This is a predicted structure of a 71-nucleotide RNA (transfer RNA) from a Deltaproteobacteria bacterium. Its Rfam family is "tRNA". The family's RNA type in Rfam is transfer RNA. About the family: Transfer RNA (tRNA) molecules are approximately 80 nucleotides in length. The RNAcentral record of the sequence draws on ENA.
[in-house]
RNA sequence: GCAGACAUAGCUCAAGGGUAGAGUGCUGGGUUCCCAUCCCGGUGGUGCGGGUUCGAUCCCCGCUGUCUGCU
Numbered sequence: 001g002c003a004g005a006c007a008u009a010g011c012u013c014a015a016g017g018g019u020a021g022a023g024u025g026c027u028g029g030g031u032u033c034c035c036a037u038c039c040c041g042g043u044g045g046u047g048c049g050g051g052u053u054c055g056a057u058c059c060c061c062g063c064u065g066u067c068u069g070c071u
Base pairs, nucleotide, nucleotide: 001070002069003068004067005066006065007064010024011023012022013021018054025043026042027041028040029039030038047063048062049061050060051059
């Protein structure tokens, strides 16, 4: 220098164009003499800028970052 993959919740990961879920964490309550376990509820997110579309995490372009390959 060229090519490819990835970027979603504090963390690890899902999501088929129709307002994004799980586990874990955190937090309130229940249970217990207390703690742990267990049960119920809550919390919190699409890297950045454009485009297409009635509608974009999803499709297209660019940027940034990480990883891999080629020279």